[in-house]
Molecule: transfer RNA
Organism: Desulfuromonas sp.
RNA sequence: GCGCGAUUAGCUCAGCUGGAUAGAGCAUUGGCCUCCGAAGCCAAAGGUCGCAGGUUCGAAUCUUGCAUCGCGCACCA
Numbered sequence: 001g002c003g004c005g006a007u008u009a010g011c012u013c014a015g016c017u018g019g020a021u022a023g024a025g026c027a028u029u030g031g032c033c034u035c036c037g038a039a040g041c042c043a044a045a046g047g048u049c050g051c052a053g054g055u056u057c058g059a060a061u062c063u064u065g066c067a068u069c070g071c072g073c074a075c076c077a
Base pairs, nucleotide, nucleotide: 001073002072003071004070005069006068007067010026011025012024013023019057028044029043030042031041032040050066051065052064053063054062
């Protein structure tokens, strides 16, 4: 340099054929329970969906560029 894949909550990941308000588990916080904890139960908080454009009535989803990470190939030596 070329090709492919990934990027969604603090972490790990879902998200269908583009459709209204983006979800789960774990973690965190509060409460219940307990002598105190753990476990369990209830609730809450937490998101510019990597960034910037485009298409569309409507984009996490399609598309272009860029960024970061991973894999393969090539180049150099």